[in-house]
Context: one part of a larger RNA
Parts: sequence; structure tokens; C1' cells
RNA sequence: CUGGGCGUAAAGGGCGCGUAGGCGGCUGGGUAAGCGUGUGGUGAAAGUCCGGGGCUCAACCCCGGAUCGGCCAUGCGAACUGUCCAGCUGGAGCACGGUAGAGGCACAUGGAAUUCCGGGUGUAGCGGUGGAAUGCGUAGAGAUCCGGAAGAACACCGGUGGCGAAGGCGGUGUGCUGGGCCGUAGCUGACGCUGAGGCGCGACAGCGUGGGGAGCAAACAGGAUUAGAUACCCUGGUAGUCCACGCCGUAAACGAUGGGCACUAGGUCCUUGGGGGAGCGACCCCGUGAGGGCCGGCGCUAACGCAUUAAGUGCCCCGCCUGGGGAGUACGGCCGCAAGGCUGAAACUC
Repeated sequence: CUGGGCGUAAAGGGCGCGUAGGCGGCUGGGUAAGCGUGUGGUGAAAGUCCGGGGCUCAACCCCGGAUCGGCCAUGCGAACUGUCCAGCUGGAGCACGGUAGAGGCACAUGGAAUUCCGGGUGUAGCGGUGGAAUGCGUAGAGAUCCGGAAGAACACCGGUGGCGAAGGCGGUGUGCUGGGCCGUAGCUGACGCUGAGGCGCGACAGCGUGGGGAGCAAACAGGAUUAGAUACCCUGGUAGUCCACGCCGUAAACGAUGGGCACUAGGUCCUUGGGGGAGCGACCCCGUGAGGGCCGGCGCUAACGCAUUAAGUGCCCCGCCUGGGGAGUACGGCCGCAAGGCUGAAACUC
């Protein structure tokens, strides 16, 4: 000496469920595999180290001693790990009673707006821009009123708010359904944590089949701008955006921060649930959970900053990094209808 790391320098898997495996609470007893200790055996020779010797020295060679990761057998020990037995309730789960919520799925339904269609009034413009033009309009537009149709999205409430594992979720009602939190301590009695593979979920765009299509709008067309303008601006406009079913499986899938448990000053605000006090009370005061923010110590950090929602202090498990480019490329494999995805180099070069 026997690695150091992963918020921003390279590095947390997009998220979950879970197999193997790894790790695992308290008490008593057994056992003795791990562990410790004693004894015996083995560990050939050469080699290595120490001492001595022989070739004129050395290399080389010889002698003596030591060494030789270790392994085997056996005795003893029993704190710790393992294992077996018995038990416990603090971890975990269940039950019962409450509680908030855009959590999910399905069906139904509402109003505003937009566009289109029909009708009335009405006449010369409308639209658009920096200014214009393309475009629309005397076959009557735009404006305005009435009626009708369609699709999509849900103003205000709305939040620095809530829910969800993540992606994500927002009009209203009903049905079905998942999870959380609080309270009570009745039940089980370590049933736990993590999780290589695996399986599932997974925004947008995209793909397949069928529907739908109001608005918006890649591509495309035209008008402008310009030296040019395959753009920015304008007029149009098709995929698509919407629905059903099936694929795709990516992302600045971000808190750029994996999960679990425990411990370590506070202050303040919000959401939600119990409790206590105040002669009642929704007001007020005190205290206690769960969650969401801000500020701020110790500590940490290269700094920025983090700071009981840790990036602090520890333990357990998984994933990942190891100079830049080449390159997330090539090749191979697996997956996909395709687009492509996953896995993932090297030469060469700095």
C1' cells in the first nucleotide's frame, strides 16, 4: 500500500413488480460449519533469505539453518456469523374506525369559444403587416341578429395547492377500481430490505388497420423580406394532432441527486389527519403525525451550494464511471412492419 468516485467535472438504470443472490430485530437453549487457540502430520528437490565453504574473484557449485500463499487430522473455546429448537413485539403485515386528493378505467352530460351551413338586416370593403402583397368580397364578403351542424379543449375556482412509482393527471355526474395518511393497539409473530436476469408500465413524435377531422399545423403552394432567403413575417394547406385496437420504447424520461433503515440545532409558511386547553365555538393557545416549500447552523463540498425532503453521520443491496475525438459509430447478436431500439468495440489521432 492492498482504489477513488457518480447534483453541476466521466458516472443513478425512465419507473415499478419481483426470481436467484447479498444483507437482516430482541431473548434463551443446542450445535460447532465460519472464527480463535493448542498438538500432530504434510508442505520433494531445486529456488529464496541468513551463515559458512570450493573453483585466483565473480557468475557457478557445495554444506548448515531458516523460509515456503497453504493443506489435512485431532483436542479445546463459544463472544460474533451461520444453523437447529423455543419464545418476544419495537420492524413488517392484517383488522376495525376515520380522512384528503386533476390517482386509474368506463359511460353519460354541460356551457363558452372556433369553423362551417341556412335565414334576416345591411353595403363596400374585409383581412393581414414594420409597411405591404398573395388571399376573401357586389354571384353581397367583413359587421350584426336568429337557427342548425361538427370536432377539440375545458376560462374563473387554480395555489408558492393536490394525487401518482415514473411517464403523467384539471368542466360536471354516475359506476367500477388502485394507493396514501391518521386514530385504536385487537390479530399474525421477523413474515423484512435490496434486487443480476425476467416481467410489466412508460411523454412527444412515428408506424399498422378502421373511424373522425372544428381549430392548429411539419411537408407543400403562393405573397413578402433579402445580395440570395429552400428561413424568420403573411395568406393558404396535407399528414398529424382526436377515437378504437395493435406496435414503437425513446427524452434535458431532471431534483441532471437509485432504494431502504437509523441518527444529527432551529425558524417560518402551506396542504391534510388525530389530540389537549380555553366556561361554548368555526376564532385563539399548546402539542402530535404525514406531505409540500422557503430560510438557516453543525457537518459536508473544488466552489456553487446541500443542510431532518442532506449533497451531513453510518449500515445493507442494486446500477453506473475510469482522458478527448473516432462513436453511441462498425461488426455480431437480440427486438421491431418500418423508422429504428438495446448491447457495443477497434485501428487511427490529440
The prediction has a mean pLDDT of 89. The part of an RNA shown here (small-subunit ribosomal RNA, central domain) has 350 nucleotides and comes from a Gemmatimonadaceae bacterium. Lineage of the source: Bacteria > Pseudomonadati > Gemmatimonadota > Gemmatimonadales > Gemmatimonadaceae. The full RNA is in RNAcentral, with records from SILVA.